[in-house]
The part of an RNA shown here (small-subunit ribosomal RNA, 3' major domain) has 477 nucleotides and comes from an uncultured bacterium.

Context: one part of a larger RNA
RNA sequence: UGACGGGGGCCCGCACAAGCGGAGGAACAUGUGGUUUAAUUCGAUGAUACGCGAGGAACCUUACCCGGGCUUGAAUCGCAGGAGAACGAAACAGAGAUGUUGAGGUCCUUCGGGACUCCUGCGAAGGUGCUGCAUGGUUGUCGUCAGCUCGUGCCGUGAGGUGUCGGCUUAAGUGCCAUAACGAGCGCAACCCCUCUCCCCAGUUGCCAUCGGGUGAUGCCGGGCACUCCGGGGACACUGCCGCCGCAAGGUGCGAGGAAGGUGGGGACGACGUCAAAUCAGCACGGCCCUUACGUCCGGGGCUACACACGUGUUACAAUGGCCGGUACAGAGCGCCGGUGCGGCGCGAGCCGCAUCUAAUCUUGAAAACCGGUCUCAGUUCGGACUGGGGUCUGCAAACCCGACCCCAGAAAGCUGGAUUCGCUAGUAAUCGCGCUUCGGCCACGGCGCGGUGAAUACGUUCCCGGGCCUUGCACA
Repeated sequence: UGACGGGGGCCCGCACAAGCGGAGGAACAUGUGGUUUAAUUCGAUGAUACGCGAGGAACCUUACCCGGGCUUGAAUCGCAGGAGAACGAAACAGAGAUGUUGAGGUCCUUCGGGACUCCUGCGAAGGUGCUGCAUGGUUGUCGUCAGCUCGUGCCGUGAGGUGUCGGCUUAAGUGCCAUAACGAGCGCAACCCCUCUCCCCAGUUGCCAUCGGGUGAUGCCGGGCACUCCGGGGACACUGCCGCCGCAAGGUGCGAGGAAGGUGGGGACGACGUCAAAUCAGCACGGCCCUUACGUCCGGGGCUACACACGUGUUACAAUGGCCGGUACAGAGCGCCGGUGCGGCGCGAGCCGCAUCUAAUCUUGAAAACCGGUCUCAGUUCGGACUGGGGUCUGCAAACCCGACCCCAGAAAGCUGGAUUCGCUAGUAAUCGCGCUUCGGCCACGGCGCGGUGAAUACGUUCCCGGGCCUUGCACA
């Protein structure tokens, strides 16, 4: 000087407390450990691994296993030699990769050769093989915490200190005052984006607001930019004003005004550094290793196994509910290999035909909610795992291992879950549906967004956890 303390002081944070809803019990989905296996490819492992890399494992992917092939090799370039236009329907063998045959086709040329293809040789290949403890880059975490430093000066033999301490204040090393310090940098804040209010500009969305026409009905048509909206610009909030407290910074007030009030709400943004943290399998790269194989192509299998154990989720155990009928109201996005409307068929998944939209133009209908009916507390009209039967769709072909969906029939566990544990302070939690992503299809209950309905509680900081500043002890560095 730091680190540490079941030392002290001050102060924060959904840290506790106060509350609401969960997990831990059940079934299933998914990831992991373990076990098994020819293989169950590899990585991630307290917090900071475990719906994580993976934003899509039937083949492919694929890195693993078994088997069948190739060796300048699956791709690209250069040089030399040889052959042939390139290309190539089709047939045969084979699981395929591949091999054999081959109808057809007969390039340009200055006649030297050239373009292209194949073979041989040479030079470059290739490796998801090892080392993240050789590395770059990127990322997690402490932590959006308020800290981390520098120049000059001053103090100290020196390590180093001071500044950065103290008082007050702040979300903040934010600011004010004081001061052997005076200044400055990286962080904080602001500048950026979205959202909330208003104004201006602009109208193939919106409106009967206004005028006219028309319909069974509808902005449907003429017409118009008023309103809504869209998207470009601008305004607005600064403790600016008032009262009280305070030297000041600032604090406080069901104070005014205002759409919004004291950082309005949300996002992006992560200082010096810590964990030899993670990643050589995204990529790059040093070193080491393989070279008829640790490279490469193909068929099949595996990554989907299952006595178990754990994490994350979905659905429930019901009456604030289930079922049936009626009937409203979104936002954000996607769409031509597509989205869908209408007509017909089918109980349905879906199929057929016509049409529309390259989309503010078409798709566009949300569900919970609300109204009526029924069930009456039961393993039930709860719950739907799982099973049997029948079908639909995707895919060049193929759903046995191993897809999703539909219909019929049957139907398990489960009666609110031990110790323990998680999230959340407001348009939040809870709850309800919708969209996108990857994608041929899909094991999505995932992830990322969007809107609808919409709470309770916070006395307080003694205690648990993490953190900041000062101080003290110290057997640690």
Its Rfam family is "Bacterial small subunit ribosomal RNA". The RNAcentral record of the full RNA draws on ENA and SILVA.